RNA sequence: AUGAUGAUAACGGGAGAGAUCGCGGAUCGCGGAUCGGCGGCGCCGAAGGAGUAAACCUGACAACGGUGAAUCUCUCAGGCAAAAGGACCUUUAUCGGACG
Numbered sequence: 001a002u003g004a005u006g007a008u009a010a011c012g013g014g015a016g017a018g019a020u021c022g023c024g025g026a027u028c029g030c031g032g033a034u035c036g037g038c039g040g041c042g043c044c045g046a047a048g049g050a051g052u053a054a055a056c057c058u059g060a061c062a063a064c065g066g067u068g069a070a071u072c073u074c075u076c077a078g079g080c081a082a083a084a085g086g087a088c089c090u091u092u093a094u095c096g097g098a099c100g
Base pairs, nucleotide, nucleotide: 006095007094008093009092010091012089013088018041020040021039022038023037025035026034027033028032042080043079044078048076049074050073051072055067056066057065
């Protein structure tokens, strides 16, 4: 000296769902348009969060209880034009050092 799983960082890709309704405000080129706030109804799942199987532990081969994954489920949070965010993935670099 080969350089796996993994970790970190950078770039890139990255879906879904009302640019909804009402009320007030601000700005403008003032028929109207844009931005933001509060409230209502309707929706989405791929930040985060929560729940859960097998299996394992305890126990009496039982029950109760505990550990226990997710892209599953819930929708608390978040989101529903653009922007931002975004699980996950590729590439690059570094750490590391399984295997040879």
The RNA shown here (Glycine riboswitch aptamer) has 100 nucleotides and comes from Paenibacillus sp. UNC496MF. The model forms 90% of the base pairs in the Rfam consensus. The prediction has a mean pLDDT of 80. The organism belongs to Paenibacillus, within Bacteria.